RNAcentral holds the full RNA, with entries from SILVA.
Large-subunit ribosomal RNA, domain III from a marine sediment metagenome, 383 nucleotides, folded computationally.
Its Rfam family is "Bacterial large subunit ribosomal RNA".
Context: one part of a larger RNA
RNA sequence: AAGUAACGAUAAAACGGGUGAAAAACCCGUUCGCCGUAAACCCGAGGAUUCCUGGGUAAAGCUAAUCUGCCCAGGGUUAGUCGGUCCCUAAGGCGAGGCCGAAAGGCGUAGCCGAUGGGAAACAGGUUAAUAUUCCUGUACCGGUAUGAACGCGCGAAGGAGGGACGCAGGAGGAUAGGUCAGCCAGCUGUUGGAAUAGCUGGUGUAAGCAUGUAGGUAGAAGCCGUAGGCAAAUCCGCGGUUUCAUAGCCAAGGUGCGAUGCCGUGGCCGCAAGGCCUGAAGUGAUUGAGUCCAAACUGCCAAGAAAAUCUUCUAAGUAUAGUUCAUGCCGACCGUACCGCAAACCAACACAGGUGGGUGGGUGGAAUACACCAAGGCGCUC
Numbered sequence: 001a002a003g004u005a006a007c008g009a010u011a012a013a014a015c016g017g018g019u020g021a022a023a024a025a026c027c028c029g030u031u032c033g034c035c036g037u038a039a040a041c042c043c044g045a046g047g048a049u050u051c052c053u054g055g056g057u058a059a060a061g062c063u064a065a066u067c068u069g070c071c072c073a074g075g076g077u078u079a080g081u082c083g084g085u086c087c088c089u090a091a092g093g094c095g096a097g098g099c100c101g102a103a104a105g106g107c108g109u110a111g112c113c114g115a116u117g118g119g120a121a122a123c124a125g126g127u128u129a130a131u132a133u134u135c136c137u138g139u140a141c142c143g144g145u146a147u148g149a150a151c152g153c154g155c156g157a158a159g160g161a162g163g164g165a166c167g168c169a170g171g172a173g174g175a176u177a178g179g180u181c182a183g184c185c186a187g188c189u190g191u192u193g194g195a196a197u198a199g200c201u202g203g204u205g206u207a208a209g210c211a212u213g214u215a216g217g218u219a220g221a222a223g224c225c226g227u228a229g230g231c232a233a234a235u236c237c238g239c240g241g242u243u244u245c246a247u248a249g250c251c252a253a254g255g256u257g258c259g260a261u262g263c264c265g266u267g268g269c270c271g272c273a274a275g276g277c278c279u280g281a282a283g284u285g286a287u288u289g290a291g292u293c294c295a296a297a298c299u300g301c302c303a304a305g306a307a308a309a310u311c312u313u314c315u316a317a318g319u320a321u322a323g324u325u326c327a328u329g330c331c332g333a334c335c336g337u338a339c340c341g342c343a344a345a346c347c348a349a350c351a352c353a354g355g356u357g358g359g360u361g362g363g364u365g366g367a368a369u370a371c372a373c374c375a376a377g378g379c380g381c382u383c
Base pairs, nucleotide, nucleotide: 013031014030015029016028017027018026032380033379034378035377040360041359042358043357046340047339050338051075052074053073054072055071056070060068061067080141081140082336083335084334086119087118088117092113093112094111098107099106100105122139123138124137125136126135142332143331144330145329146328147327148326149325150324151323154319155318159314160313161312162311167301168300169299170298173294174293175292178288179287180286181285182284183204184203185202186201187200188199189198205263206262209258210257211256212255216251217250218249220245221244222243223242224241225240226239227238229237230236264283267278268277269276270275302305346355347354362374363373364372365371
């Protein structure tokens, strides 16, 4: 320079009360304003205690601070079913033998590793200051194991076969989530007048699972005989023949019933409060309607659209008891789980107008996730 620029989105504040040494900024309340395909909610990555409670105010906070993602202390993350681990493989990596190379090493078969993919099983309600599909209550399911019963002559793989199993575009149908209205239930009802057969406010919720097998989809299915293929074998698959069925068989949303005489939902009493006790109304219909489900199902097209295991089945070696179903008992370890997560907690030297993958995303008008205004919810961006 200069007490100058600046104090980081022009979404916005005002008042009352509280606390305190001190309050524009902290807490409570009442208004006001802003976002609302977000400035709300849930995951992944990343961060790593920032979460909750009590205490504190030097420094940090672009001002103050009694406040804080700051400091101190204590507390907090509960799983057979969520995710990982585990089984399986992709790109890629490693790579027994092998090939190549002065050496180091390079490549690569079998194989192994490797998810962003495939593979068993859980929902609803309640609860904490802080966790919950994890705790509790209720109702389920899966795998393993043991025992018992019934059936029963086969069982058995690193092998065979099926299956898993897949592109892009398009349109239609059937449903549901959700929305809206009516009805129903609870409560309230007036200012000049009217209105109680009315008006207003709020609510009207409820899963997995089990049973049933519908809309729809598939076009063949089942039995018998033969068999030169599936590197051996096969009763399996393929192929050929034949018979029967196709109103079958197989797949399949949703609905309905049970789940649920439950839970939720209300009001009252006690208590300074925290909380405790008792009680528990209605819980229907119509309409609209998805980007969700049936389902990559159908139709079309050319660029012709993973693999392997789980699973089913067949036999080989082998084995003499195995297997299947039902019932009952027992077992289900380890790791993650707090909190932020379009952001003041991640990446940007900062509490930085930047960047950051997926899902949900209500109402009115609208073709719409545009735009405008609002709901739930969240904020007014630290002078």